[in-house]
Context: one part of a larger RNA
RNA sequence: UUGGGUUUAAAGGGUGCGUAGGUGGUUUUAUAAGUCAGUGGUGAAAGUCUGCAGCUUAACUGUAGGAUUGCCAUUGAAACUGUAAGACUUGAGUGUGGUUGAGGUAGGCGGAAUGUGUAGUGUAGCGGUGAAAUGCUUAGAUAUUACACAGAACUCCAAUUGCGAAGGCAGCUUACUAAGCCAUUACUGACACUGAGGCACGAAAGCGUGGGGAUCAAACAGGAUUAGAUACCCUGGUAGUCCACGCCGUAAACGAUGCUCACUCGUUGUUGGCGAUACACAGUCAGCGACUAAGCGAAAGUGAUAAGUGAGCCACCUGGGGAGUACGCUCGCAAGGGUGAAACUC
Numbered sequence: 001u002u003g004g005g006u007u008u009a010a011a012g013g014g015u016g017c018g019u020a021g022g023u024g025g026u027u028u029u030a031u032a033a034g035u036c037a038g039u040g041g042u043g044a045a046a047g048u049c050u051g052c053a054g055c056u057u058a059a060c061u062g063u064a065g066g067a068u069u070g071c072c073a074u075u076g077a078a079a080c081u082g083u084a085a086g087a088c089u090u091g092a093g094u095g096u097g098g099u100u101g102a103g104g105u106a107g108g109c110g111g112a113a114u115g116u117g118u119a120g121u122g123u124a125g126c127g128g129u130g131a132a133a134u135g136c137u138u139a140g141a142u143a144u145u146a147c148a149c150a151g152a153a154c155u156c157c158a159a160u161u162g163c164g165a166a167g168g169c170a171g172c173u174u175a176c177u178a179a180g181c182c183a184u185u186a187c188u189g190a191c192a193c194u195g196a197g198g199c200a201c202g203a204a205a206g207c208g209u210g211g212g213g214a215u216c217a218a219a220c221a222g223g224a225u226u227a228g229a230u231a232c233c234c235u236g237g238u239a240g241u242c243c244a245c246g247c248c249g250u251a252a253a254c255g256a257u258g259c260u261c262a263c264u265c266g267u268u269g270u271u272g273g274c275g276a277u278a279c280a281c282a283g284u285c286a287g288c289g290a291c292u293a294a295g296c297g298a299a300a301g302u303g304a305u306a307a308g309u310g311a312g313c314c315a316c317c318u319g320g321g322g323a324g325u326a327c328g329c330u331c332g333c334a335a336g337g338g339u340g341a342a343a344c345u346c
Stems, first nucleotide, its partner, number of pairs: 004317003007300002012314001014201004021194003025088007033081002035077008049065006091191001092188003095184006103177007110154001114150008125136002162169002206247006216240001220236004258313006266291009295302002319346003328339004
């Protein structure tokens, strides 16, 4: 390289948008670049292959042919691909009418809890644990009542629910905004799919500047436990956790399953539409689940949300360790990220 693979054995990029490229619906006409057929030229000789012949044979040599899978020219064919022009509506999109949701951004508001402060009642403990102790408390704690303040998170509803490309999204409400689905079939008429580079988004932690700081809590301190205890348990507690702006760009970023399209038994639950007078009902479209036939699979399993049967495009894998390391380049304030070997060894 060919081939074979990528849920769990090595292997799907964290996710999207999109450039080049690759691939691309039905139909008519033209063309003849690809394609196919014929003819001519060329494809040196030697060699290789085949037949025959010459040295007594063979090696060797001669001769005739074949091959040289190619290239050029020319004459044709026109199904398929391409190209040009035209037509179409089923792919795709738009319109119209409905509808759904924790989709996003910004603002406002709310109650419970927690902590703190002030005041009242009240008196000796509270707290914590396996048991304790550190800790708090007669300068009046814990408990309880009233008032005030602060920050963060939103009980129940709540679900195998819903929405979002992924990360993710949950009190109520307002404004702005994005999307899906259904019905209709009015409009455009292939406008499509994928997507190397590229760009954007991207949990938590971390970083910079300025705020904020209730809770929780790395580090740290103390008390226990223990042979020890740089831990698990307890009492405290700083970064951080929160906000604004700017970085970082990674995760078991997981369905460990790339995206799109087509086809392929059934049963059942549920969400949003549609159909009909209707809660019954069976049907239909789009999701989210459970079980299962065939098939697939090493098995576990999967099974119309495929890991089945096919098509298109991208990414990735090729024994373990060395190693996601070194070096170089590049991005970053840094932490580090991206790309990414070899020697050696089994």

A computed fold for a 346-nucleotide part of an RNA from a metagenome, annotated as small-subunit ribosomal RNA, central domain.
It matches the Rfam family "Bacterial small subunit ribosomal RNA".
The full RNA is in RNAcentral, with records from SILVA.